[in-house]
RNA sequence: CCGCACUAACCGGGGAGUUAGCGGUGCCCUGUACCUGCAAUCCGCUAUAGCAGGGGCGAAUUCCCGUUUUGAGGCAGUAGUCGGUGUGGCUGGGUUAUAUAUGCAAUGUUGAGAGGUCGGUCCUGCGCAAUGAAGCGCUGUGAACCAUGUCAGGCGGGGAACCGAGCAGCAUUAAGCGGUCAGCUUUGUGUGCCGCGGGUCUGCCGGCUUUGAGUUGUAUAUAUAAAUUCCGCACAUUCGAUUGCUGUCGAGGAAUGGGUGUGCGG
Numbered sequence: 001c002c003g004c005a006c007u008a009a010c011c012g013g014g015g016a017g018u019u020a021g022c023g024g025u026g027c028c029c030u031g032u033a034c035c036u037g038c039a040a041u042c043c044g045c046u047a048u049a050g051c052a053g054g055g056g057c058g059a060a061u062u063c064c065c066g067u068u069u070u071g072a073g074g075c076a077g078u079a080g081u082c083g084g085u086g087u088g089g090c091u092g093g094g095u096u097a098u099a100u101a102u103g104c105a106a107u108g109u110u111g112a113g114a115g116g117u118c119g120g121u122c123c124u125g126c127g128c129a130a131u132g133a134a135g136c137g138c139u140g141u142g143a144a145c146c147a148u149g150u151c152a153g154g155c156g157g158g159g160a161a162c163c164g165a166g167c168a169g170c171a172u173u174a175a176g177c178g179g180u181c182a183g184c185u186u187u188g189u190g191u192g193c194c195g196c197g198g199g200u201c202u203g204c205c206g207g208c209u210u211u212g213a214g215u216u217g218u219a220u221a222u223a224u225a226a227a228u229u230c231c232g233c234a235c236a237u238u239c240g241a242u243u244g245c246u247g248u249c250g251a252g253g254a255a256u257g258g259g260u261g262u263g264c265g266g
Base pairs, nucleotide, nucleotide: 001266002265003264004263005262006261010056011055012030013029014028015027020046021045022044023043024042034054035053036052037051038050063259064258065257066256067255068254069253070252073249074248075247076246077245078244079243080242081241082240083239084237085236086235087234088233090232092231093230095226096225097224098223099222100221101220102219103218104217105216106215107214113211114210115209116208117207118206119205120204121203122199123198124197125196126195127194128192129191130189131188132187133186134185135184136183137181138179139178140177141176147172148171149170150169155164156163157162
C1' cells in the first nucleotide's frame, strides 16, 4: 500500500420554555437523517448527563476536530411607522347663529320698514239665540161593576099623583195611552260671537294714523360667538401589525487543513 472480516463513531440538528443542570415527550424553525416502550400534575440521567430493547452502515468525498465564509429562523432590548382604542374644543376645518359688504331674484310710493292705537285668532264671565230632553198648555182616545150627570126598559113603594134605588145607552171626566202647535217653564251643550265685559308672552292676520324707502330669500367673502369628536391636530396606550439598529443563540451550505482502531492474509 492492497484484499477480507470486525469494532468505535454515525443513523439529524437548532430555538424558546421547563430544569440545580443535561437530554427527551410537547410547541416552533430547518430539513429527510432507523424501529419499539416510558414521559408535562412529567420521563430518564449526573458535566462521560435520556433510560431499556432491537436493527442498519462501517475506518473514509460518508466519522471526529479546527479555521474562513455564507446563512433560514428564534429570543431580548431600543428607535420608528401604520391601524385600532381613549382623552383633549385645541386660537384649525366642517356645522349653527348674528352682523356687514357685494351679486342675483322677488316684492314695494296702488306705501317697504319702524312707531302708536284698535280689533280678530287664544282664554274666560254674564246675557241672548239655536238646538236636545222633560214637564205644563191644547187636543184625540179613554171606566161593565169598586167616577159623575142623565138615567129608556125592568124592579120596589103608593089607592092615585108621584117617589126611590139603579142596569144598559149617552155625555163629561180621573188614572193611562197618543197627537199637535210651538205658547210657557226647567235643564244641558266641542252650537253661535249675536250683545256687554275682563285677561293675554306676544306668534299670525286685519283697520286707522305718523314717518317716508326699503324689505325678504339665496350665493360668496369677512368678523364675532356657541356647542360638537364628523374631519384634521396633539397626547397616551405591552391592543394588533410591520421596518431599521444592537446584542445573543443558531440549523443548513461552501472552501480549506488536520486526525483516526482491531484481526488475518499478501